[in-house]
Parts: sequence; structure tokens; C1' cells
RNA sequence: GCGGGUGUAGCUCAAUGGCAGAGCCUUAGAUUUCCAAUCUAAUGACGGGAGUUCGAUUCUCCUCACCCGCU
Repeated sequence: GCGGGUGUAGCUCAAUGGCAGAGCCUUAGAUUUCCAAUCUAAUGACGGGAGUUCGAUUCUCCUCACCCGCU
């Protein structure tokens, strides 16, 4: 330099055009003499920009970070 892949919550992962979800974590409450376990609730995210579309995590382009391969 060229090609390919990944990027979503504090962590691990879903969602293949139509309300952004789950588990773990954190906080609060219930339960318990206390702790643990269990139950309920809450907080919190689509790497950035542009385009297409009535509507984009999803499709297109550029870019950023990381990983793999070729030279």
C1' cells in the first nucleotide's frame, strides 16, 4: 500500500428497514434477627459524519479504532 472482518449498556451478546432487548454488574425496595440466596423496580447503549427512505442498528459512501491475510 491492497483486501476482508468486527464495532450496540460498566462486561458478554441479540435485534437483517417499523417501540433498542437479554444475562451478568450497579442502585433502591420486599423477604431475613443479620448475611447469603430469591423476588420487584430503576439507571444506563447503536464508533463518527453524509446520503437513500415516510421511517436506518439494519442499505450505500467516507472516516476512526481494533483484528486477520497478501505485498